[in-house]
RNA sequence: ACCUCAGUAGCUCAACGGUAGAGCAAUCGGCUGUUAACCGAUAGGUUGCAGGUUCGAAUCCUGCCUGGGGUGCCA
Numbered sequence: 001a002c003c004u005c006a007g008u009a010g011c012u013c014a015a016c017g018g019u020a021g022a023g024c025a026a027u028c029g030g031c032u033g034u035u036a037a038c039c040g041a042u043a044g045g046u047u048g049c050a051g052g053u054u055c056g057a058a059u060c061c062u063g064c065c066u067g068g069g070g071u072g073c074c075a
Base pairs, nucleotide, nucleotide: 001071002070003069004068005067006066007065010024011023012022013021018055026042027041028040029039030038048064049063050062051061052060
């Protein structure tokens, strides 16, 4: 330098053009003599950044940033 994969809630990951979700964690409640476990509820997001396409974009296109893997160069 080029190719490829990934970036979404505090963490791990779904959603593959049509209302952004789950598990764990957090908070509150139930249960229990108490804690833990278990059960229920609540809150939490500019979907890495900037543009474009579209009636509509996390999703498609372009550039950039960050991380993983690969190929090449070493004058």
This is a predicted structure of a 75-nucleotide RNA (transfer RNA) from a Bacillota bacterium. The sequence is in RNAcentral, with records from ENA. The organism belongs to Bacillota, within Bacteria. Its Rfam family is "tRNA". Rfam classes the family as a transfer RNA.